[in-house]
């Protein structure tokens, strides 16, 4: 001093100018309005992020439904224990897979890092392709034996076959029905036996997952449940375009009243046709188009208000806890728009690019609010561990 | 802002209980024709949108991206 991993903070700085949308405040002035008051205007505050992202899980809010029940259906979750408002999250540990150093009586101990969806495969079903004799009720393809029982030969030692016995060899495969090694035996074989492994009991240890002296028992019980399942826990359903309240115009709805003549149907209420009248078509006459009229009333559409930010907030000390966290004691107010402001130019500084003039500032842009995952991300700081060079 | 679907060969698309991925059409190259289409015969083309992950094994199963593609206020 470099190189890597993980883990945390931060993520251009500092002024000046002129915007943009928000809240509070106002002397005169313009200007809208019958007023209250607004708008322009001035002057002060604050004005994106660690991810605002994916919408992948958890809650908070609303609304709808309901019988604070049981069931079943369907979704998800899965070692233990704490932690939190809650979770599939986040901490500590527990088991296990992989790699590495060191000791070893080579069987294997021990430590260190890095993963780990990690509940049941002796409750049923299923799948396991190829290759392979044989793949889950195991199994003679290459091969070993000829101890026994027949039969054949015989130089009378035996030799051959058959009935068989064997899972040790070889070979296939991801996997072949416990490994090594010794015995044994006609050849073998957990047939014995040691040591590992595995299974059933376990003194003691731990809240517990789970470890274990030691005995036992001679292997029986292959893998996949992010395959169907079983068990054990948890879950109404919809999402701010939720949902509240204000409320035009045209249309339809409803109540009153007020309609000139007729004409057809109807008992009646009323329907429906003509004619008159009323509005359009600039006025007037004709012509054409169209229509019952006036008041109120609810619903609801554009529109507008609300929901909308003092919070599971943030920052500092402390305590208790390994830690994630929690409690206490001082401070602090810090974004609320609604097609959606949060920006631009100028100077010095920093960094990165280029020889230079210069250009350039990761990834990105709230939209109801938090907690977590996951994803993207130029640099800079800080702590841990490795590992490699120098030096003492 | 909310909820859903899809991506396989140059195009359109199959692909079931996981076991090495096909079809049409297009393309190559040969036959046939005097030649060209049709026709027949052949032959190539795929890291199954990317990356992890359970598996002996993954297009299929499970996670997280990435591109497309559609819905959804109120309707008196």
């Nucleotide at each position: 001093c470099c190189a890597g991993a993980c883990g945390g903070u931060c993520g251009g700085a500092c002024g000046a100018u002129c915007g943009c949308g928000c809240g509070c405040a106002c002397a005169a002035g313009c200007u809208c309005g019958a007023a209250a008051g607004g708008g322009c205007g001035u002057g002060c505050g604050g004005g994106a992020g660690g991810a605002a992202a994916g919408u992948c899980c958890g809650g908070g809010c609303u609304c709808c439904a309901c019988g604070u029940c049981g069931a079943c259906a369907c979704g998800g979750c899965g070692g233990c224990g704490g932690g939190u408002a809650a979770c599939g999250c986040c901490c500590g540990c527990c088991g296990g897979g992989a790699g590495g150093g060191c000791c070893u009586u080579c069987g294997g101990g021990u430590u260190c890092u890095u993963c780990u969806a990690g509940g049941g495969a002796a409750a049923g079903c299923g799948c396991c392709a190829c290759a392979g004799a044989g793949a889950a009720u195991a199994g003679u393809c290459u091969g070993c034996c000829g101890a026994a029982u027949u039969c054949a030969c015989u130089u009378c030692g035996g030799u051959g076959a058959a009935u068989g016995g064997c899972g040790a060899u070889g070979g296939u495969g991801a996997a072949a029905c416990g490994g090594u090694g010794g015995g044994g035996u006609a050849a073998g074989a957990g047939c014995c036996c040691a040591c590992c492994g595995c299974c059933c009991c376990g003194a003691c240890c731990g809240c517990a997952a789970g470890g274990a002296a030691g005995g036992g028992g001679g292997c029986a019980c292959g893998g996949c449940a992010a395959g169907c399942c079983c068990c054990g826990c948890c879950g109404g359903g919809a999402g701010c375009a939720a949902g509240a309240c204000c409320g035009a115009a045209u249309a339809g709805g409803g109540a009153u009243g007020c309609a000139u003549c007729u004409c057809u149907c109807g008992c009646a209420a009323g329907a429906g046709g003509g004619a008159a009248g009323g509005c359009c078509u600039g006025u007037c006459g004709c012509g054409g188009g169209u229509c019952g009229c006036a008041u109120c009333c609810g619903g609801g559409u554009a529109g507008g208000u609300c929901g909308c930010g003092a919070g599971a907030a943030c920052c500092g000390c402390g305590c208790a806890g390994c830690g994630a966290u929690g409690c206490g004691c001082g401070g602090u107010c810090c974004a609320g728009a609604g097609g959606a402001a949060u920006g631009a130019u100028c100077g010095u500084c920093a960094c990165g690019c280029g020889c230079a003039a210069g250009c350039g500032u990761a990834c990105a842009g709230a939209a109801c609010c938090c907690g977590g995952c996951u994803u993207a991300c130029a640099g800079a700081c800080c702590g841990u561990c490795u590992g490699g060079c120098a030096u003492u | 802002g909310c909820c859903g679907g899809c991506u396989u060969a140059g195009c359109u698309c199959a692909g079931u209980u996981g076991g090495u991925a096909g079809a049409g059409c297009a393309g190559u190259u040969g036959a046939u024709u005097u030649g060209u289409a049709a026709u027949c015969a052949u032959c190539a083309g795929g890291u199954c949108g990317g990356g992890a992950g359970u598996u002996c094994g993954a297009g299929u199963c499970c996670c997280c991206c990435a591109g497309c593609c559609g819905g959804c206020a109120c309707c008196a």
Predicted 3D model of RNase P RNA and transfer RNA as a complex of 468 nucleotides. It holds a member of the Rfam family "Bacterial RNase P class A". By type it is a ribozyme. Its Rfam clan is "RNaseP clan".